Predicted 3D model of a 1525-nucleotide RNA (small-subunit ribosomal RNA) from Peptostreptococcaceae bacterium canine oral taxon 019. The RNAcentral record of the sequence draws on ENA, Greengenes and SILVA. The coordinates come from a structure-prediction model, not an experiment, and the mean pLDDT is 84.
[in-house]
RNA sequence: GAGUUUGAUCCUGGCUCAGGAUGAACGCUGGCGGCGUGCCUAAUACAUGCAAGUCGAGCGAGAACUUAUUAAAUGGAGACUUCGGUCAAAGUGAGAUAAGGGAAAGCGGCGGACGGGUGAGUAAUGCGUGGGAAACCUGCCCUUUAGAGUGGGAUAGCAGUUGGAAACGACUAUUAAUACCCCAUACUCUUGAGUUUUCGCAUGAAGAUUCAAGGAAAGAUUUUAUCGCUAAAGGAUGGUCCCACGUCUGAUUAGCUAGUUGGUGAGGUAACGGCUCACCAAGGCGACGAUCAGUAGCCGACCUGAGAGGGUGAUCGGCCACACUGGAACUGAGACACGGUCCAGACUCCUACGGGAGGCAGCAGUAGGGAAUAUUGGGCAAUGGGGGCAACCCUGACCCAGCAACGCCGCGUGAAUGAUGAAGGUCUUCGGAUCGUAAAAUUCUUUUCUUGGGGAAGAACAAGGUGACGGUACCCAAGGAAUAAGCACCGGCUAACCACGUGCCAGCAGCCGCGGUAAUACGUAGGGUGCAAGCGUUAUCCGGAAUCACUGGGCGUAAAGGGUGCGUAGGCGGCCUAUCAAGUCAGAAGUUAAAGACAAUGGCUUAACCAUUGAAAGCUUUUGAAACUGAUUGGCUUGAAUACAGGAGAGGCAAGUGGAAUUCCUAGUGUAGCGGUGAAAUGCGUAGAUAUUAGGAGGAACACCGGUGGCGAAGGCGACUUGCUGGACUGAGAUUGACGCUGAGGCACGAAAGCGGGGGGAGCGAACAGGAUUAGAUACCCUGGUAGUCCACGCCGUAAACGAUGAAUACUAGGUGUCGGCUAGAAAUAGUCGGUGCCGGCGCAAACGCAAUAAGUAUUCCGCCUGGGGAGUACGCACGCAAGUGUAAAACUCAAAGGAAUUGACGGGGACCCGCACAAGCAGCGGAGCAUGUAGUUUAAUUCGACGCAACGCGAAAACCUUACCAAGUCUUGACAUCUGGAUGACCGCACUUUAACAGGUGCCUCUCUUCGGAGCAUCCAAGACAGGUGGUGCAUGGUUGUCGUCAGCUCGUGUCGUGAGAUGUUGGGUUAAGUCCCGCAACGAGCGCAACCCUUAUUUUUAGUUGCCAUCAGGUGAAGCUGGGCACUCUAAAGAGACUGCCGUGGACAACACGGAGGAAGGUGGGGAUGACGUCAAAUCAUCAUGCCCCUUAUGAUUUGGGCUACAAACGUGCUACAAUGGCCGGUACAACGGGCAGCGAAGAGGUGACUCGGAGCGAAUCCUAAAAAGCCGGUCCCAGUUCGGAUUGUAGGCUGCAACUCGCCUACAUGAAGUUGGAGUUGCUAGUAAUCGUGAAUCAGCAUGUCGCGGUGAAUGCGUUCCCGGGUCUUGUACACACCGCCCGUCAAACCAUGGAAGCUGGGGGUACCCGAAGUCAGUGAUCUAACCCGCAAGGGAGGAAGCUGCCGAAGGUAAAACCAAUGACUGGGGUUAAGUCGUAACAAGGUAGCCGUAUCGGAAGGUGCGGCUGGAUCACCUCCUU
Repeated sequence: GAGUUUGAUCCUGGCUCAGGAUGAACGCUGGCGGCGUGCCUAAUACAUGCAAGUCGAGCGAGAACUUAUUAAAUGGAGACUUCGGUCAAAGUGAGAUAAGGGAAAGCGGCGGACGGGUGAGUAAUGCGUGGGAAACCUGCCCUUUAGAGUGGGAUAGCAGUUGGAAACGACUAUUAAUACCCCAUACUCUUGAGUUUUCGCAUGAAGAUUCAAGGAAAGAUUUUAUCGCUAAAGGAUGGUCCCACGUCUGAUUAGCUAGUUGGUGAGGUAACGGCUCACCAAGGCGACGAUCAGUAGCCGACCUGAGAGGGUGAUCGGCCACACUGGAACUGAGACACGGUCCAGACUCCUACGGGAGGCAGCAGUAGGGAAUAUUGGGCAAUGGGGGCAACCCUGACCCAGCAACGCCGCGUGAAUGAUGAAGGUCUUCGGAUCGUAAAAUUCUUUUCUUGGGGAAGAACAAGGUGACGGUACCCAAGGAAUAAGCACCGGCUAACCACGUGCCAGCAGCCGCGGUAAUACGUAGGGUGCAAGCGUUAUCCGGAAUCACUGGGCGUAAAGGGUGCGUAGGCGGCCUAUCAAGUCAGAAGUUAAAGACAAUGGCUUAACCAUUGAAAGCUUUUGAAACUGAUUGGCUUGAAUACAGGAGAGGCAAGUGGAAUUCCUAGUGUAGCGGUGAAAUGCGUAGAUAUUAGGAGGAACACCGGUGGCGAAGGCGACUUGCUGGACUGAGAUUGACGCUGAGGCACGAAAGCGGGGGGAGCGAACAGGAUUAGAUACCCUGGUAGUCCACGCCGUAAACGAUGAAUACUAGGUGUCGGCUAGAAAUAGUCGGUGCCGGCGCAAACGCAAUAAGUAUUCCGCCUGGGGAGUACGCACGCAAGUGUAAAACUCAAAGGAAUUGACGGGGACCCGCACAAGCAGCGGAGCAUGUAGUUUAAUUCGACGCAACGCGAAAACCUUACCAAGUCUUGACAUCUGGAUGACCGCACUUUAACAGGUGCCUCUCUUCGGAGCAUCCAAGACAGGUGGUGCAUGGUUGUCGUCAGCUCGUGUCGUGAGAUGUUGGGUUAAGUCCCGCAACGAGCGCAACCCUUAUUUUUAGUUGCCAUCAGGUGAAGCUGGGCACUCUAAAGAGACUGCCGUGGACAACACGGAGGAAGGUGGGGAUGACGUCAAAUCAUCAUGCCCCUUAUGAUUUGGGCUACAAACGUGCUACAAUGGCCGGUACAACGGGCAGCGAAGAGGUGACUCGGAGCGAAUCCUAAAAAGCCGGUCCCAGUUCGGAUUGUAGGCUGCAACUCGCCUACAUGAAGUUGGAGUUGCUAGUAAUCGUGAAUCAGCAUGUCGCGGUGAAUGCGUUCCCGGGUCUUGUACACACCGCCCGUCAAACCAUGGAAGCUGGGGGUACCCGAAGUCAGUGAUCUAACCCGCAAGGGAGGAAGCUGCCGAAGGUAAAACCAAUGACUGGGGUUAAGUCGUAACAAGGUAGCCGUAUCGGAAGGUGCGGCUGGAUCACCUCCUU
């Protein structure tokens, strides 16, 4: 910086993301090089090899081997021979001697305390920084001084004997030294005792000097120069001890401590010291956090961050600790010792069972653990270390190589040209687009790669010699584009989009969230984006997060002010003066190791990497400054306090007194009710209530005054009088002289309810009881009523204890009330101090609002907050008689929870207004029969749709058809459209046959045009593209329609206001049918609606005069505009006129407008119609039509016959006919309008009781027909009945339409004659030519009308009015609603899952305490046994000294005991959380239907109810008060 709470907004606030980093791991992928890095886990166990030796110039002894001499033996060249044999050289050569040689072992010296590893322990015996040692040590090294004389006795080895399996010993004999010992000598040495100088921070230090006592030595060798040895002094290096400061978390760890704290003395140590011991004293530490518990090696540094900080402590470097676990000492300059010793323990191994051996947290390596971490490599060439005079030896330190993309850095995977924009893939609107100059192709290059050739530096040290790496780096040549690209992502954040598949499935997801048939969010493909030998994911840290805020946050309402005061520690503190210098500031010095980081320069081709140089904060020392803070000194009066004077007050406590009212008791009067409610009932009352009068009792509370008036710290305080007592205020300016502010702990006070024992008890009144209400009613309402409410005492300690606002001080515009003082004034009034309200400016604030009584500007101190839930809960502790209060978590879970304001919607909120909305009326419906539609049921099918108003005589007049449904039979390019090929000249029609019918077969009949080429048309056949679908989705759509509603509304531009959503305009005062108009106004204008323009009707004029009309004239009939004629009238149909609040009066604001009047056919939109704003209802319709997608294709298409849509226990809607006398029936008689008519209307006349039939004049119609209008009027009859009402139902006989009336039409006649006597709750229409009533026409249609749409005739009643019901509009108010009240939402119960508390217990762990046992070992004692050096002694022997052994203190492991703590587990049990559609209610949000909430008590399945006190964070109305103009 972004995403995410909302319909939208601002804020608060959490969650999440983008960045960087890593000793990493995992997934996919992987060309090269350089430099680094590599067991974070089991401080688990370790096979094997190596990691510490060296010195022969300390010493004795000395193997192999070599040389020389000798030599047994062997050998037999050759010679001799008596042939039996003899002699015999060379060669080989055991052994011996001498010289050399020097292995292995040993004595001795130095080194194994370094180097290397690890981080278990350790919260301080550690580390870091800075100091101190006058309290210390220091091998090897350096400097200086002095010295090294004389002797002695052993011992290992070797040898012999001997034990043991081994490890390892025992004894005897013998031997050397730079091993050991005595003596001498000696200092600036040590100790003791003196004298004295100088100095210091106390003890003291450094010298000079006298005396006494004590203490050294080693030699070697190339042989004369080195290396050693002893003593002393100094240096250097390394170490040891002490001090100050800093160094994690928890107070749900508050007290800890017995060598503990100090002293004296002694011991011990290199040295100080309770380090140890004896005695004495009783101290020491701790809220500035002791003790305890948990966690942890610390630092330089590393990561991050703007910084301050936060996190980390791998590699490299410093310190510490450890070396299987625990303990201990020895040796040594140095250890309580990684590759040493002893003991104990666990484990492993060997064993002859008696005993022994071992310690990879060295380098490799193995097993195990784990997500996970390498070679049993080369070399001492370099650097460094040990030994040695040196050569040299040793060195898994180290230098190198190997493995690993683990990290950082660098390079490459080619470059240029190349459009038929190839093929192919993907998409497509089918045109094309894209991958894409990408490829191919042509030209070029060679980093890398392969081969060959050359070839380092690293080597120091005069010469010579010496390289593991390594034939490596590097250089040259040749070859050939040759050997080399992946991973993640593409809904927003966040760069990047399409197609298909899937269909709340599979899956994705960091947050918001995607997926329920058109998914840019899943999977795949194409394309794109990002990074690149890597890319993603996971984990962790910092950042963003100002989200713990020092830098740098907050607390009225979002989380957050303690209920209030007093006051301790602490923090902070008025004016002037002087001194000091702790803080502060400045300079200098020391230190801040190296490396790292930063800057500059340089070296590897560059970079990473490396080198050189430079520059810091902190701490310490020191010199100075003195403004501020501090300390000290002296003063001051303004802060604070005291004294004096004065008035105000429900301030507190105690005692007393009073009247009104309720209730009760007594008595009187009096009679039938009272009481109570929405209405009732329970209750009281004839045993006399209520009412009323009088008297009395008792308790509680104090009307009026009374007031956003007063007092008090808060809680709180209200009749009057008295007493005691606290505080505030004002005045004057006397006294003290900073005495002040705040306040962790602490102490005190603290409404109501509640608790304890004791009083009291009138009224009220939790619980409880009864009566109502209700579906229920553990409530609201009513009648009763116990605790309690009251008093005194003792507890409790909480409230919405609120101004939801801590205390104190100072400053910062005004206006207007009020309370208590003072001053001025005659008063009005003005000023001032202290309180208490309202309005309002700056400023502040998210807004609301606050605004001198701040939520403004500042300072000081205290308290508190850090997402919601879990939870103010659990556990622990403290307090309490109890109830409970205080303190106060975590697991888990959600992505919100919340504040203020906005627009709507809603309210059993308010105000105003309208409407056949109510009211006032008329006629109905709901009851009957029938018609018709619907649901339901039935059925093979009863096709489908429409469902509150706004579905239900609706789509829509179904016998076939329609028809979509069912049964059965047929067809498959199809019943219908276009295209291709072929054939034919038809098709149609007629007849016959067949079939249930369609289909099928046979026969007859048979094209048009022509330029004569052909073209057109039609039918049949064939193949496939396709046709077809009343199949699905109205929640994919267009179009159309309904509804709110003919309601008066709905918006925009510019401007203005507001951070913003938005507001204003459009609100207000009037008025209207109207957002109609007028006035006012930060608005000014405009648009869609309203109105008007249109049609019709009411009046009239003009024009026109047939088919209409007939006044006048003529003719004429049985009658008749029938005829001539006429167009005056009626009428017809064109054009006009007319009505506009125009005129008068009154009211109103001089307006709009309203009321009344005149005139007029009509008067205030004259009546009616058409006309329907922005939008709402995912309203209706895919079956009018159109249409996306999906589905069917010998069937979900097409066709035929028959059936069904007409079914029928019961239910509903809409109608018709009635129930009768305002009537029925019979007879006579009068007056319409709108319409329709040729496949039609159909006259006259005739037949039939009638439906109807015969007939066919006239008329395509102002001419003819339909056509009779009916109610009405006149006359007659019926006489109140189930009738002469009513006509259902049924029977019989007919008529009409039609291929066809059985399912299933209409009509007629005769006969039959059902229900029904005016309709319960409820409900509908209508305000005038209306309702009601009467007939009539048309559309549909072959036929079928009680339906629908029209037409005229007759023709009312009522309207006080807007309280109420319903609907609507405007303004306002509340809201937890926004899918908008058909909203939201609470709790129990039931189910599943999760974490957690309690719990009889049980298991394990670490630490401490007490006791027992007591190894090794130090120390102490003893030491009869053993004993070379020195002393005495001729010797024997003795002494000194030492040793074994034994004893004691301490003492590890082990054992026992009791308690505490931590962890795990536990039948059962408690609540909590989460979970699309469970149960019961409806507590909250609107006045949420009883306003809500807080504390407390009590009751109830549950939300909850009720009592008492409190709050407004309550709507509405009225009153009072205050404010503004």